[in-house]
Context: one part of a larger RNA
Molecule: small-subunit ribosomal RNA, 3' major domain
Organism: uncultured bacterium
RNA sequence: UGACGGGGGCCCGCACAAGCGGUGGAGCAUGUGGUUUAAUUCGAAGCAACGCGAAGAACCUUACCUGGUCUUGACAUCCCCAUGCUAUUUCUAAAAAUAGAAAGUUACUUCGGUACCUCUGAGACAGGUGCUGCAUGGUUGUCGUCAGCUCGUGUCGUGAGAUGUUGGGUUAAGUCCCGCAACGAGCGCAACCCCUAUUGUUAGUUGCCAUCAUUCCGGCCGGGCACUCAAGGGAGACUGCCAGUGAUAAACCGGAGGAAGGUGGGGAUGACGUCAAGUCAUCAUGCCCCUUAUGACCAGGGCUACACACGUGCUACAAUGGUGCGUACAAAGAGAAGCGACCUCGCGAGAGCGAGCGGACCUCUUAAAGCCAGUCUCAGUCCGGAUUGGAGUCUGCAACUCGCCUCCAUGAAGUCGGAAUCGCUAGUAAUCGCGGAUCAGCACGCCGCGGUGAAUACGUUCCCGGGCCU
Numbered sequence: 001u002g003a004c005g006g007g008g009g010c011c012c013g014c015a016c017a018a019g020c021g022g023u024g025g026a027g028c029a030u031g032u033g034g035u036u037u038a039a040u041u042c043g044a045a046g047c048a049a050c051g052c053g054a055a056g057a058a059c060c061u062u063a064c065c066u067g068g069u070c071u072u073g074a075c076a077u078c079c080c081c082a083u084g085c086u087a088u089u090u091c092u093a094a095a096a097a098u099a100g101a102a103a104g105u106u107a108c109u110u111c112g113g114u115a116c117c118u119c120u121g122a123g124a125c126a127g128g129u130g131c132u133g134c135a136u137g138g139u140u141g142u143c144g145u146c147a148g149c150u151c152g153u154g155u156c157g158u159g160a161g162a163u164g165u166u167g168g169g170u171u172a173a174g175u176c177c178c179g180c181a182a183c184g185a186g187c188g189c190a191a192c193c194c195c196u197a198u199u200g201u202u203a204g205u206u207g208c209c210a211u212c213a214u215u216c217c218g219g220c221c222g223g224g225c226a227c228u229c230a231a232g233g234g235a236g237a238c239u240g241c242c243a244g245u246g247a248u249a250a251a252c253c254g255g256a257g258g259a260a261g262g263u264g265g266g267g268a269u270g271a272c273g274u275c276a277a278g279u280c281a282u283c284a285u286g287c288c289c290c291u292u293a294u295g296a297c298c299a300g301g302g303c304u305a306c307a308c309a310c311g312u313g314c315u316a317c318a319a320u321g322g323u324g325c326g327u328a329c330a331a332a333g334a335g336a337a338g339c340g341a342c343c344u345c346g347c348g349a350g351a352g353c354g355a356g357c358g359g360a361c362c363u364c365u366u367a368a369a370g371c372c373a374g375u376c377u378c379a380g381u382c383c384g385g386a387u388u389g390g391a392g393u394c395u396g397c398a399a400c401u402c403g404c405c406u407c408c409a410u411g412a413a414g415u416c417g418g419a420a421u422c423g424c425u426a427g428u429a430a431u432c433g434c435g436g437a438u439c440a441g442c443a444c445g446c447c448g449c450g451g452u453g454a455a456u457a458c459g460u461u462c463c464c465g466g467g468c469c470u
Base pairs, nucleotide, nucleotide: 007470008469009468010467011466012465013464015460016459019424020423021422022421023420026315027314028313029312030311031310032309033308034306035305042053043052064301065300066299067298068297069296070295073125077124078123079121082118084116088103089102090101091100092099093098106115107114108113127290128289130288132286136284137283138279139278140277141275143273148187149186150185151184152183153182154163155162156161167178168177169176193267194266195265196264198235199234201232202231204229207225208224209223212222238261241255242254244252245251317417321376322375323374326371327370333364334363335362338357339356343352344351345350383414388409389408390407391406392405394403430452431451432450433449434448435447436446
């Protein structure tokens, strides 16, 4: 000077408390450990590994295993020789890689050759998801969106250093005010950026329909741009106004006006640093290692195993519910090797046909919870749907290992969950559906979108984390 203390003082945070809903028990999904295996590729390890890298393992991916193959190589540059090939198609053998056969036969030219591709050969070299994240760059997590971290000059101290940055108030904030041997400044805070909440204005198509007309009752047509909306550019909120408290300050409390009030709500934004934190398997890269193999190609298998243990989820255990009929209201997105209406067929998943749309126009697209009138009457049930048998659909060379979905049958555990533990303070929790990325196909995951819509916070003694002074 820091760090630490079951030292002290002050102060924050869903940290506790007050509440609401979960997890821990069941079944399944998924990740991990362990075990097994020829292989079950590798990494991630308290918070900050474990629905994590992986925004999608049938082949491919793929790095693993077994077997079959290659050795200047699957990929790059250079040299030599040969040829007009090559590409492509067909046939034979093979699991394929590959090997053989057949068809096929470049351009320019000064006719010497050159360019291009293939083949042959030799070596320089290629290649490595091999090792080291404790050699590194880059990038990321975390403390933490916590309010801190520093510098110049001056002053003090022999010096390490101190001061400033402490103190009195105040704030979400080292935010601001006052004081002060300090005076200033930088990185952070805040603001500037985006979305959202209100309102003019500009221009009305693919959007909208109040008035006028019109209608087969569909903004369909004429018409209109008022309204909704979409998207450019403005306004608006600043403690600006009033009163009180306060040191007359900063500020705080209340009020008015206002769509919004004291940072309005949300996002992006992450200081100096910490953890030899993570990543050599995104990429780059030093050193080391392999070089007829630790490189490369192919087929099949594996990453999907299963006594078990843990994490994260989904579905339930029912009546605030299940089920059948009718009926209402979104937002945000995506679409050309795509989204695919209508119509027909099928109980259905889907199939056939194929309109329209590169889309405010067409399609995905019926939102669901909700509401109306029925039914079930507390039961392992008309709850719950695992599991299994059968029959199918779709994608795709190909669904055996190992895909999703549909129909019929089957109907398991489960009657609210021990110790313990998690999330959340408002359009939040809870609950309901919709979309997208990845993607041929595959979503209970992830990322978004809207619908319905609570309870509680006395307080800071205690648990956890953090800040300032001592």